[in-house]
A computed fold for a 401-nucleotide part of an RNA from a Candidatus Freyarchaeota archaeon, annotated as large-subunit ribosomal RNA, domain III.

Context: one part of a larger RNA
């Protein structure tokens, strides 16, 4: 400057004990009260980058105090074959040997390569830390490559088999629209479990709570879609080919079989886990009660509703006719090949590298600020309702310094 600007950032709201300290209206415990609840809750992506947790601090930041804190110090703390990325593919777009153009600078582009927002192998449920967890631990798994063992099959030069930057095949795809079959969740009732007598007349056939559990493997349904299987031939797929294509023929079929593709239940996983409660031990207690370890423990039958999830890259029905490539199956040139190839069961081994903390509708990301603003995506329970409106509300979260 200046007792100026009459400003301190949502009017969701606080009380009262108690501890703790020099010192408490705001930090902490406890009961009450209030606010949100398609959020002011929870997951994740970007972005931020130690803000996370524990221990201490009290200079300065925190619009006022602070014992508190995103502040400061110091120590911990991010654990993966399966979750995202890379060692795998390609979209637009980039980059580009060589070439073409250009006074230089460069600009375009072949071959190549890079680049997910996209293809693509494989994991769940439960328990743990002050702080990580599909990642440690326990329990069932399961994928690729590899090695082995037993047992069929085929082959061993009259040769199976492998075999590309090669051919085919599949990946592989638009809009809109309906019915259905489920499942997830909700609700109502229930056999059982378990709590209840509360300052208190009545009240126990009453109120209150809980009333379960993944991937996997077996099984292969509700449906969905395709006619199947052989023989021989061929001047097409830039050479081959037994593959794909085309054409003949024969068998079987033609409400069918058969064969892809398929959610759910429904066994098992589970002599496990989890669990309202309740017992016992130890510590602590502001005598109400929590901490930690260990023990028991009901989970059953059925009704209603019901998804935008899953069947389903189906189905129908439209015109503008709706990615690539790897990968996977298969064919086989060139060449390589035999105590080899293969099926099918059982065993073993290997599995790199990055990221995982914490915040994330925000006091931690972008707004110079703890800023009423901005900020993809998934979950979002109940009553009432047509609803993710509105209203009260659970779990949870806060009350806005």
């Nucleotide at each position: 400057g200046a007792g100026u600007a009459c400003g301190c950032g949502a009017u969701a709201a606080a009380g009262u004990g108690g501890a703790u300290g020099a010192g408490a209206a705001a930090a902490c415990c406890a009961c009450u009260c209030g606010c949100c609840g398609u959020a002011a809750g929870c997951c994740u992506a970007a972005g931020g980058u130690u803000u996370c947790c524990u221990g201490g601090g009290g200079a300065a930041g925190g619009c006022u105090a602070a014992u508190c804190c995103g502040c400061c110090c110091a120590g911990g703390g991010u654990u993966a074959g399966u979750c995202g990325g890379g060692a795998c593919c390609u979209a637009a777009g980039c980059c580009g040997a060589g070439g073409c153009c250009g006074a230089a600078a460069g600009g375009c582009g072949u071959a190549g390569g890079c680049g997910a927002u996209g293809g693509g192998a494989a994991a769940c449920g439960g328990g743990u830390u002050a702080a990580u967890a599909u990642u440690c631990c326990c329990g069932u798994a399961c994928c690729a490559c590899u090695c082995g063992g037993u047992g069929g099959g085929c082959g061993c030069u009259u040769g199976a088999g492998c075999g590309a930057a090669g051919g085919g095949g599949u990946g592989a795809c638009g809009g809109a629209g309906a019915a259905g079959g489920g499942u997830a969740g909700g609700u109502c009732c229930u056999a059982c479990c378990g709590g209840u007598a509360g300052c208190u007349g009545g009240c126990a056939u009453g109120c209150c709570g809980g009333g379960c559990c993944a991937a996997g493997c077996c099984u292969g349904u509700a449906g969905g879609g395709g006619g199947a299987g052989g023989c021989u031939c061929c001047a097409g797929g830039c050479a081959a080919a037994u593959c794909c294509g085309g054409a003949g023929c024969c068998u079987c079929a033609c409400u069918a079989a058969c064969c892809c593709u398929g959610a759910g239940a429904g066994g098992u996983g589970a002599u496990g886990g989890g669990g309202a409660c309740u017992c016992c031990u130890u510590c602590c207690u502001a005598c109400g009660g929590g901490a930690a370890g260990g023990g028991g423990g009901a989970c059953u039958g059925g009704g209603c509703u019901g998804a935008g999830c899953c069947c389903a890259u189906g189905c129908u029905c439209c015109c503008g006719a709706g990615a690539a490539a790897a990968g996977c199956c298969u064919c086989g040139u060139a060449g390589c090949g035999a105590u080899g190839c293969u099926c099918a069961c059982c065993g073993g081994g290997u599995g790199c590298c990055c990221g995982u903390a914490c915040c994330g509708c925000a006091a931690a990301c972008c707004g110079a600020c703890a800023c009423a603003g901005g900020u993809a995506g998934g979950c979002g329970g109940g009553c009432a309702g047509a609803g993710u409106a509105u209203g009260c509300u659970c779990a949870g979260g806060c009350g806005c310094u």
The RNAcentral record of the full RNA draws on ENA. The coordinates come from a structure-prediction model, not an experiment, and the mean pLDDT is 80.